Small-subunit ribosomal RNA from a Patescibacteria group bacterium, 1501 nucleotides, folded computationally. The organism belongs to Bacteria candidate phyla, within Bacteria. Rfam family: Bacterial small subunit ribosomal RNA. Gene Ontology terms of the family: ribosome and structural constituent of ribosome. It was read from a public genome assembly. Model confidence (mean pLDDT): 82 of 100.

RNA sequence: CUUUUUGAGAGUUUGAUUCUGGCUCAGGAUGAACGCUGGCGGCGUGUCUAAGGCAUGCAAGUCAAGGGGGCUUCGUAGCAAUACGGAGUCACCGGCAAACUGGUGAGUAACACAUUGGUAACCUACCUCCAAGACGGUCAUAACUUCGCGAAAGCGAGGCUAAUAGCCGAUGAGAUUGCGGGGACAAAAGUCAUUCGCAUUUAAAGUGGCAACACACUUGGAGAGGGGCCUAUGGCCUAUCAGCUAGUUGGUGAGGUAAUGGCUCACCAAGGCUAUGACGGGUAGCGGGCGUGAGAGCGUGACCCGCCUCAGGGGAACUGAGAUACUGUCCCCACUCCUACGGGAGGCUGCAGUCAAGAAUAUUCCCCAAUGCGCGAAAGCGUGAGGGAGCGACGCCGCGUGUCUGAUGAAGCCCUUCGGGGUGUAAAGGACUUUUAUAUGGGACGAACUAAUGACGGUACCAUAAGAAUAAGAGGUUGCUAACUCUGUGCCAGCAGCAGCGGUAAUACAGAGACCUCUAGCGUUAUCCGGAUUCAUUGGGCGUAAAGCGCCUGUAAGCGUUUUCCUAAGUCAAUGGUUAAAUCUUCGAGCUCAACUCGAAAACCGCCAUUGAUACUGGGAGAAUAGAGGCCGGGAGAGGCAAGUGGAAUUGUCGGUGUAGCGGUAAAAUGCGUUAAUAUCGACAAGAAUACCAAAUGCGAAGGCAUCUUGCUGGAACGGUCCUGACGCCGAGAGACGAAAGCGUGGGUAGCGAAUGGGAUUAGAUACCCCAGUAGUCCACGCCCUAAACGAUGGAUACUAGACAUUGGAAGUAUCGACCCUUUCAGUGUCGUUUAUUAAAGUUAACACCUUAAGUAUCCCGCCUGGGAAGUACGGCCGCAAGGCUAAAACUCAAAGAAAUUGACGGGGACCCGCACAAGCGGUGGAGCAUGUGGUUCAAUUCGACAAUAACCGAGGAACCUCACCAAGGCUUGACAUGUUAGCGUUCUAUUCUCUGGAAACAGAGGAAAUCCGCAAGGAGGCUAACACAGGUGCUGCAUGGUUGUCGUCAGCUCGUGUCGUCAGAUGUACGGUUAAGUCCGAUAACGAGCGCAACCCCCAUCUUAUGUUGAAUUUUUCAUAAGAAACUGCCUCGUAUAACGAGGAGGAAGGCGGGGAUGACGUCAAAUCAGCAUGGCCCUUAUGCCUUGGGCCACACACGUGCUACAAUGGGUAGUAACAAUGGGUUGCGAAGCGGUAACGCGGAGCUAAUCCCACCAAACCUACCCCCAGUUCAGAUUGAGGGCUGCAACUCGCCCUCAUGAAGUUGGAAUCGCUAGUAACCGCAAAUCAGCUAUGUUGCGGUGAAUACGUUCUCGGGUCUUGUACACACCGCCCGUCACGCCAAGAGAGUCGGUAAUGCCUGAAGUGCCCUGUACGGGGAGCUAGGGCAGGAUCGAUAAUAAGGGCGAAGUCGUAACAAGGCAUCCGUAGCGGAAGCUGUGGAUGGAUCACCUCCUUU
Repeated sequence: CUUUUUGAGAGUUUGAUUCUGGCUCAGGAUGAACGCUGGCGGCGUGUCUAAGGCAUGCAAGUCAAGGGGGCUUCGUAGCAAUACGGAGUCACCGGCAAACUGGUGAGUAACACAUUGGUAACCUACCUCCAAGACGGUCAUAACUUCGCGAAAGCGAGGCUAAUAGCCGAUGAGAUUGCGGGGACAAAAGUCAUUCGCAUUUAAAGUGGCAACACACUUGGAGAGGGGCCUAUGGCCUAUCAGCUAGUUGGUGAGGUAAUGGCUCACCAAGGCUAUGACGGGUAGCGGGCGUGAGAGCGUGACCCGCCUCAGGGGAACUGAGAUACUGUCCCCACUCCUACGGGAGGCUGCAGUCAAGAAUAUUCCCCAAUGCGCGAAAGCGUGAGGGAGCGACGCCGCGUGUCUGAUGAAGCCCUUCGGGGUGUAAAGGACUUUUAUAUGGGACGAACUAAUGACGGUACCAUAAGAAUAAGAGGUUGCUAACUCUGUGCCAGCAGCAGCGGUAAUACAGAGACCUCUAGCGUUAUCCGGAUUCAUUGGGCGUAAAGCGCCUGUAAGCGUUUUCCUAAGUCAAUGGUUAAAUCUUCGAGCUCAACUCGAAAACCGCCAUUGAUACUGGGAGAAUAGAGGCCGGGAGAGGCAAGUGGAAUUGUCGGUGUAGCGGUAAAAUGCGUUAAUAUCGACAAGAAUACCAAAUGCGAAGGCAUCUUGCUGGAACGGUCCUGACGCCGAGAGACGAAAGCGUGGGUAGCGAAUGGGAUUAGAUACCCCAGUAGUCCACGCCCUAAACGAUGGAUACUAGACAUUGGAAGUAUCGACCCUUUCAGUGUCGUUUAUUAAAGUUAACACCUUAAGUAUCCCGCCUGGGAAGUACGGCCGCAAGGCUAAAACUCAAAGAAAUUGACGGGGACCCGCACAAGCGGUGGAGCAUGUGGUUCAAUUCGACAAUAACCGAGGAACCUCACCAAGGCUUGACAUGUUAGCGUUCUAUUCUCUGGAAACAGAGGAAAUCCGCAAGGAGGCUAACACAGGUGCUGCAUGGUUGUCGUCAGCUCGUGUCGUCAGAUGUACGGUUAAGUCCGAUAACGAGCGCAACCCCCAUCUUAUGUUGAAUUUUUCAUAAGAAACUGCCUCGUAUAACGAGGAGGAAGGCGGGGAUGACGUCAAAUCAGCAUGGCCCUUAUGCCUUGGGCCACACACGUGCUACAAUGGGUAGUAACAAUGGGUUGCGAAGCGGUAACGCGGAGCUAAUCCCACCAAACCUACCCCCAGUUCAGAUUGAGGGCUGCAACUCGCCCUCAUGAAGUUGGAAUCGCUAGUAACCGCAAAUCAGCUAUGUUGCGGUGAAUACGUUCUCGGGUCUUGUACACACCGCCCGUCACGCCAAGAGAGUCGGUAAUGCCUGAAGUGCCCUGUACGGGGAGCUAGGGCAGGAUCGAUAAUAAGGGCGAAGUCGUAACAAGGCAUCCGUAGCGGAAGCUGUGGAUGGAUCACCUCCUUU
């Protein structure tokens, strides 16, 4: 480029929401490892760690057609020795190979690698082609042999011999070197190709074959392939590495190399590199590729291919075409082995294998048959290259573990609402099949090269046989995320990727069943990419979430106005080359498919070269004026610096007047004052700051700048449109300035005022308040360099409605000239956007911003990447110091955060209501008693209720019973229910009597009787035994139902639709009036509706009508019952928006809800109740069940609550007056008259199932008369004694009543606190429920008598509405900070100690090599260089350490309460001092401060 292809999210901060932001998950991948499991095959792949050490075997030889010889054997000749020949074999001389192949990644940040070019600056054995040759001669040596040394390895000496080993000479097509001529290019120096001439140096080897010939050999040229060197470009981290470099950079000359070159040396010069990151440090083989991803990218470099590098660590050369040589040499070091102690040997990072290390990685296998390689003429030999097999689910791919049928839906297991359901056609059973595995038989391709030759391998494959036979697990099941129940456990055991689960009903732990997912695998761990647009080029941000440098000047860099021409670097197009192969993609083909492999095409987005285009950018030249700058003019200003100067105030000093206080605070005190203060008058002195003007004002880059005057000086704006001609913008480094505090030196010091002292406050008060007061504040000079240095908003340019104020100018009108006025231009500033005018668009998470942008765009700079640790440590730079700038990590958390919403809260605000306060009346708190509670006690004192909302409450009535508690004694299918089986008895009535023991229950014994209902059918039922079960006031009110309390009879709580807002939500329901009321009216993006309010219901108050028992003596009336009427702001006046409504009046029995009751919204308090009842779960079952007797709930040092009675004269007592009620109750009952008793009461029994009779003459306070005379009394009545009465089986614990006697405390109650607003409070009695009786002074009702006060809403309490702040939401009984104490963790400092690394200097210095010398030697010597070693001082990195300091984390530790509300002293920033700690105070700054008031501005009239 073509055709295509191509992008998913979720959980987690909150009460909820949106955003920011991190963490986590779902996907893919791996040379993997681990856990559980495991049938087969194919293809791949397999020490990632210790480049740690290695036993053993193998991994490089070959050539006899180069040469001589030894040995074995055969043949021929020979008696034999021996000679010749053949075959085989062995080492040696010689040739070629051994520099390939194979392994590794230690080192290396480099021309090492990759891409692209260059080499005219080069080399190249074997191979191919071309040209020319190979003629003579000669000396040795190994083997062998004879000796010697040595343990060995090995070494030495003498002697013999050959060559394709070595040497000498000849020839020279050519080549080398030197000189010269011609040619091309060039200005020249010079370069280049080619040609010619002269001189110089230099070759060779043979072998096989009968031969042909073949193979070797020499010289030269060309080619192919291979290599060396050089350039450009590309690819890691670190600046807490900023300067590095002496062969360093260059030159000349020389040496050296195949070749260029400081590659090396001598001399000369002083260069070279670096912010585009030198130098240093860390890490790392590089590439093709591989993984992932939509892509851009990010990560990676196993296997395969290319290159580089290394071969135990280090150094060095030799040989050779090629090495500075993995299985060659020499030396040093470390290690291992042998040794006769003298000396030697070795190098698996080749294939196997072994030890070690490790989470972890294989056989001491077969073969050269194939493909290659080396040697050879060839046959061939060699080859742990390679081909194969083996082991490992390590990966990918394929196959299988059966198929069809089979309901009585078997058994087992699980669940269950006990009916059933699930596992599940699953199994069994029936019918089939044989992939796979097994057995038997057959049996390849791979073989090219006519023959022979197969490790794999009797393998693949084919056929046959028998038989469902040989073959399923792992993880998961709260959400993300597919899949749920039971049991156990009980914040334990445990789980967990994140959120989180577990504290007795756990789908989250463990087990089981069921289910889900994948499947010979499944999970876990580790790592990489993705999701993450969470480093953002594609593709992010910086007002408040992290993020704009405090501000300006300006260097480099980046970006840059209009126009013409040229160029063609960027850019664009075409063509050519290259971009190895493999991989990837597409198509096709081969293994039965696939994985795998093969073929073709495409691609590899890059680089180079050539040609072309010229819009834009760049470069060159010229022109322009709109940007920028200059010039002239008149103005504005707290701009800066310096010198001077005025008045007010304060303090001090002196003098006068004057006398006892002053000062200070919420209140005080310290302090000052009779030595005369404060106050007041005058004079003088000092320092600091500049009232009014003054403002939203002005100026400045920012910090900042304010009396007035003068001098010097910077900048900006306007007008003129005269000049220059892009001179511009931004700005990394750099430099200047930079509030306050602070530092140094010297002055100064009035006021203020850190520290400090004193006084208060307080639990304390190192504070807030007060009295003093030092540094400091001021000046000069020099430092410091930070602030909430803020508009929390970098600079510049352009564009996108306005209004107003102000500065300067112009014009017009007017004027003598101005002011004013109108219009306009330019600038500066402010305002404003749901706004008291019209009125945006856009942006933003929202708040908000909006021509001074946070809008739309461009350019440049700075900065951010979760919270904490931390702006800290270490290092560096700066500073006198304080400290500043730069700036991490370990560790830790799953959040931290922004804006807005609904609530709640505030020692925030506004409005309103309530017996809330106030105004009143009466109480409680003190006494005695009653009663309830706590506590204590007890065998037991049963249990529950605990601020308001427990406490005369459950209980409207505990002597037994009740009863739940305690002691003792008994019963066990049970006191009570239902059912089954069997039996008993008259086979069918349940009953009853007596005796013994006993406290009773109960136990034991004996006797008697025969009777249910029903016409019938039939029904119910007793006892004994066994079984299911009963029973439980046992636990859980935090598993529940129902019921109840409270806020609160407060006026609220919601919904539908619509609208607004991204959303949570808002609106409606806010506002103005009004009401008891979210009641009503008005207004209104709301319109309606519901639950509440009100009304409907009941009672009372008036009247009418009807009825009339038992009521009324009679009629009326009263009374009773029933049905109606009446009240609605209806009428009038006034107020108000004319409305709603309010004020007053008339009439009326009643007037503005007429009084009272019932009625209790959404909800709150895990409020109360399992003991009223019901009920899930758990627990007990000869007991936690049931029965009985007795006791207890009634105890008594004490504390609290609720009451009664009093303390007295508004009283007490006695007597009298038929003084006057209402509600109720009564047959197991109320009980009359009469009689008895002082009385309680008894006898009595009329009447009454009640408007009839009774309680009950219904009452008391009241009224009348008398006494008491202020006392502990003629008050009060507790307590106690005696005697009675009543109920009841029973009054001892433990009842009530009566009579007589006794006669306590108490003289009006501290702090504090309660009720009540009218028939109310207060006072007075009556009745009833419960009940045998009563502890009732309680409770619920009833009537009688019958007040006072309310100015008002400042305060207390509670509530409602609106608003505001909030870091609260378990909601202020909230949240939360720091020290201290304890435990754990990581990192830093640290006297030091130990080790590593890389350099430097000096000393020493092996092998080796070039050089020098030498008596010519395969020799010796010398001066250098050098690996290594030693010494020294530093640098850097790490380990470790007494100790001290800070940090993080840790259910319930200590001290305070700093912050969040005005957080109770507004908070915060910088700085300084101080303090157990949070912190406090001074000074300057910010608003990211609540509340109130004022000023100003805008708009309307």